[in-house]
RNA sequence: CGCGGAGACGCGCCCAAUCCCCGCAAGGGGAGCCGGGGACCCGCCGGCGGCGUUCGAGCGGCGCCGCCAGGGGUGAGUCCGAGCACCUCGCUCGGUAGGGCCGGUCCGAGCCCGAACCCGUCAGCUAACCCGGUCGGCGCGCUACGGAAGGAGCU
Numbered sequence: 001c002g003c004g005g006a007g008a009c010g011c012g013c014c015c016a017a018u019c020c021c022c023g024c025a026a027g028g029g030g031a032g033c034c035g036g037g038g039a040c041c042c043g044c045c046g047g048c049g050g051c052g053u054u055c056g057a058g059c060g061g062c063g064c065c066g067c068c069a070g071g072g073g074u075g076a077g078u079c080c081g082a083g084c085a086c087c088u089c090g091c092u093c094g095g096u097a098g099g100g101c102c103g104g105u106c107c108g109a110g111c112c113c114g115a116a117c118c119c120g121u122c123a124g125c126u127a128a129c130c131c132g133g134u135c136g137g138c139g140c141g142c143u144a145c146g147g148a149a150g151g152a153g154c155u
């Protein structure tokens, strides 16, 4: 001097996932942000079989039981085609709704993502009310890209 790697501080990105206080710590509390459940009104209203129910019968209604099929949530992460495989789960390509990329909005160009997990037959919306989350993953040789509107602060 060059290349590669690691760590710390700092600055940033995705995300609701940040900040403050108490505590030696474990842990706890709070603010902010985020998610779920939960009325009226409105909306929606499985299949098969058995039993019960009315003066009698049928149909229908209602209730109970059994079996089958479901259904729902967080998230941008849905859907389509082709091929492979195939008891089943699935796998590989190509696209796509949608989402992200150094402050906010709009129009462009470029690059990327287009997952994963959870509840357990149950949940529409939903005021009051109730219950939770605040992790994790990355970059700093990086889109610090081009344009437009708007316009804070300062002078």
Base pairs, nucleotide, nucleotide: 010140011139012138013137014136018031019030020029021028022027032134033133034132035131036130037129042124046068047067048066049065050064051063052062053061070122071119072118073117074116079095080094081093082092083091084090098113099112100111101110105148106147107146108145109143
c-di-AMP riboswitch aptamer (ydaO/yuaA leader) from Nonomuraea harbinensis, 155 nucleotides, folded computationally. Its mean pLDDT, the model's own confidence on a scale to 100, is 77. The sequence was found by an Rfam model in a public genome assembly. Rfam family: c-di-AMP riboswitch aptamer (ydaO/yuaA leader). About the family: This family represents a conserved RNA structure found upstream of the ydaO and yuaA genes in Bacillus subtilis and related genes in other bacteria. Lineage of the source: Bacteria > Bacillati > Actinomycetota > Streptosporangiaceae > Nonomuraea.